[in-house]
RNA sequence: GGGCGCUUAGUUUAAUGGUAAAACGUCUCGUUUACACCGAGAAGACCAGGGGUCCGAUUCCCUUAGCGCCCACAA
Numbered sequence: 001g002g003g004c005g006c007u008u009a010g011u012u013u014a015a016u017g018g019u020a021a022a023a024c025g026u027c028u029c030g031u032u033u034a035c036a037c038c039g040a041g042a043a044g045a046c047c048a049g050g051g052g053u054c055c056g057a058u059u060c061c062c063u064u065a066g067c068g069c070c071c072a073c074a075a
Base pairs, nucleotide, nucleotide: 001071002070003069004068005067006066007065010024011023012022013021018055026042027041028040029039030038048064049063050062051061052060
């Protein structure tokens, strides 16, 4: 330099156009002498940034940034 993939909650992952889900974790309550386990409930991400298409975008397109892989060049 060229190509491909990834970026969503604190963490790990879903969601292939109709205003985002689960597990773990966190918090509250119950249980316990207490902690843990277990049971019930709650909070938490407008989806890496920007732009475009569309009635409507996490999803499609362009671009920027970060991460990873492959190829090439050089050493």
About this RNA:
Transfer RNA from a Spirochaetia bacterium, 75 nucleotides, folded computationally. Rfam family: tRNA. Rfam links the family to the GO term triplet codon-amino acid adaptor activity. The family's RNA type in Rfam is transfer RNA. Its mean pLDDT, the model's own confidence on a scale to 100, is 82.